[in-house]
Context: one part of a larger RNA
RNA sequence: AUUGAACGCUGGAGGUAUGCUUAACACAUGCAAGUCGAACGCGAACGUUCCUUCGGGAGCAAGUAGAGUGGCGGACGGGGGAGUAACGCGUAGGAAUCUACCUAAAUGUGGGGGAUAACAUGGAGAAAUUCAUGCUAAUACCGCAUACGCCCUACGGGGUAAAGAGGGCCUCUUCUUGAAAGCUCUUGCAUUUAGAUGAGCCUGCGUCGGAUUAGCUUGUUGGUGGGGUAAUGGCCUACCAAGGCUACGACGGGUAGCUGGUCUGAGAGGAUGAUCAGUCACACUGGAACUGAGACACGGUCCAGACUCCUACGGGAGGCAGCAGUGGGGAAUUUUGCGCAAUGGGCGAAAGCCUGACGCAGCGACGCCGCGUGUACGAUGAAGGCCCUUGGGUCGUAAAGUACUGUCAACAGGGACGAAAACCUGGCGGGUAAUAUCCGCUAGGCUUGACGGUACCUGUGGAGGAAGCACCGGCUAACUCUGUGCCAGCAGCCGCGGUAAUACAGAGGGUGCAAACGUUGUUC
Numbered sequence: 001a002u003u004g005a006a007c008g009c010u011g012g013a014g015g016u017a018u019g020c021u022u023a024a025c026a027c028a029u030g031c032a033a034g035u036c037g038a039a040c041g042c043g044a045a046c047g048u049u050c051c052u053u054c055g056g057g058a059g060c061a062a063g064u065a066g067a068g069u070g071g072c073g074g075a076c077g078g079g080g081g082a083g084u085a086a087c088g089c090g091u092a093g094g095a096a097u098c099u100a101c102c103u104a105a106a107u108g109u110g111g112g113g114g115a116u117a118a119c120a121u122g123g124a125g126a127a128a129u130u131c132a133u134g135c136u137a138a139u140a141c142c143g144c145a146u147a148c149g150c151c152c153u154a155c156g157g158g159g160u161a162a163a164g165a166g167g168g169c170c171u172c173u174u175c176u177u178g179a180a181a182g183c184u185c186u187u188g189c190a191u192u193u194a195g196a197u198g199a200g201c202c203u204g205c206g207u208c209g210g211a212u213u214a215g216c217u218u219g220u221u222g223g224u225g226g227g228g229u230a231a232u233g234g235c236c237u238a239c240c241a242a243g244g245c246u247a248c249g250a251c252g253g254g255u256a257g258c259u260g261g262u263c264u265g266a267g268a269g270g271a272u273g274a275u276c277a278g279u280c281a282c283a284c285u286g287g288a289a290c291u292g293a294g295a296c297a298c299g300g301u302c303c304a305g306a307c308u309c310c311u312a313c314g315g316g317a318g319g320c321a322g323c324a325g326u327g328g329g330g331a332a333u334u335u336u337g338c339g340c341a342a343u344g345g346g347c348g349a350a351a352g353c354c355u356g357a358c359g360c361a362g363c364g365a366c367g368c369c370g371c372g373u374g375u376a377c378g379a380u381g382a383a384g385g386c387c388c389u390u391g392g393g394u395c396g397u398a399a400a401g402u403a404c405u406g407u408c409a410a411c412a413g414g415g416a417c418g419a420a421a422a423c424c425u426g427g428c429g430g431g432u433a434a435u436a437u438c439c440g441c442u443a444g445g446c447u448u449g450a451c452g453g454u455a456c457c458u459g460u461g462g463a464g465g466a467a468g469c470a471c472c473g474g475c476u477a478a479c480u481c482u483g484u485g486c487c488a489g490c491a492g493c494c495g496c497g498g499u500a501a502u503a504c505a506g507a508g509g510g511u512g513c514a515a516a517c518g519u520u521g522u523u524c
Stems, first nucleotide, its partner, number of pairs: 001523001003521001005520004012371001014369003018364002020329001025327003029324003034072003039069002042066001047060005079282001081280001088207007097199002102195008110144001112142002119134006149160004164187006173180003208254001215245003220242008257279004261272004284305005307318004335361001337360003343357001344355004374404004384395004408465001410460005418451001423445008468513005473494003479508005489496002
C1' cells in the first nucleotide's frame, strides 16, 4: 500500500458501490415460464329478470370463466464452482458440418382420408391417478397428385412437399335487398438457394507444485471393410500389422474452474481470479435416453440409491447451487419488501399477459468520496484542574460575554428529470378495379411513474441536536505528577518493572488520525 474482511471502543447526515469467502449441508411457506380465441372443438356458475304444475324452465350474465387438442417458448434469462491439469480455458489458425425465429431471392400452396383429447356414460383406487364404451374439430395425423428445385444413381431411372387463418370489395359470371364463385390486402405453410446469428469438430503454442511417483499402454498405435453421426475420427465393430508415449518428465498421486482483469511494485516480477464481462462444467447422488432447430434438459421424463413427507399399508409425493426466508456450520455476511413505470426477454397481428431478469426501496461505517459538528471579536489571562523553585506557569481566546451565519438535521410549503412509444382521429404516399382493411411518413389528441410527495427549491426558529479512537523509552510525532515496587502489569523489535518508572496503572498536558480510530488475519 491492499481487503467481499472480522473483533474492540465510538458513531451526525448524504452519494455511490458492495454484502455466506464456512456445510455443492438440510430445507417450512410464498413467488421465480408462460403465452396465443387472428390454429381448433367444447363450454359453466354466482347473480339478475320473467314464467311455473313449485319439481323446475327460459333470457341476460356469456361464447365470459374454465379446462382440453394444437403452435411457439420452457436449451434464454437467473444460480453456485462440486468436478475438471483437459483442446477445459487463452491465443492464432483449419475443414468434414448443422442452424428455430430474422433478412434477400426463386417456385408452389391441388384433391382426399381415418382417428383422437375435451365431452357423455359406466368402472377401479384412500390418494396420486387410471380403464372401457360412445361422439367430435383443427395450422394435430396419413395417403394421392404435382416437382422450379433438392437427394440417390449402375446415368436407364428412382425418391421427396405443403395449411390454412383474418379483413375488405362488386370490375367481370350466376342468383339479384345482398350474397356465392371471384377479385384484392395482410399473415401463415412447403421446397430450395444465399446471408446473418448461434453451435458442434480438428490443430500449433501457452496454462500449478512434487521424482521420497520411472516406466506406461491392448481399442492400445496404424491400416482395410462395415456401422454410426449434422460432420472428421478406434467414435464403434470384424480382420490385418505391432505399434504408440516417456528424463524436453510419460504414468500414477496432490491441488485447482480458466480468462479479461484485480492487488502490489519504478519496472521486471510476485500474489490473486469477490462484484462486472467472456467461457466451461454442474443442478439431491449415479445412470439413461425421449422430444426438439437446439438438451442427454436447474423449477421435463425413466431407472437405481440416500434422505424427507403422505397413506386406508395396497401404494404414492419431493429436490432453493432461482428471489426472499428457516435451521445448522461459522470470527462473519441483509427484507419471507414495492413495481413491471424504464431497459431487456417469451408469446401474441395487436391490445395485452407473464417476467424475484431488471428497476427501486429496506438493513449493515463493510469500502470509497465529499459535507457537518459553527464563525468573528473577546484578558479582570475569571473560576476550576494540573504542575511548581510558591514568584509563578499551563489548560487558554479556550470558556463566559458581544455580534453573526444557517450547511446538515427538525418542521412547513412548492415539487421534478427519468415518458418515449403504443393507442385514437386527420393529411400525404404505396397498394388495388376500388374511396376498404393494410403498410410508410406526418400533424393533432388521449393517457401511462414502482421509486415518491423522493431528489431539488423556498420558508420558520435557534448555536441550538451532532467527536471519538489510538499513542507519547528508541525505531516514531508527542512529558510531567501520583500510585505500584521483578509485584501488578506492558511488549511489533530492542526491551521496561527489584522505592525517585517520560516504558506498568491513573491524572494533567501533548502528538497523530478523524465519523472514525485501533487490533488481528491476507497479499505485494
A computed fold for a 524-nucleotide part of an RNA from an uncultured prokaryote, annotated as small-subunit ribosomal RNA, 5' domain. Its mean pLDDT, the model's own confidence on a scale to 100, is 87. Its Rfam family is "Bacterial small subunit ribosomal RNA". The RNAcentral record of the full RNA draws on ENA.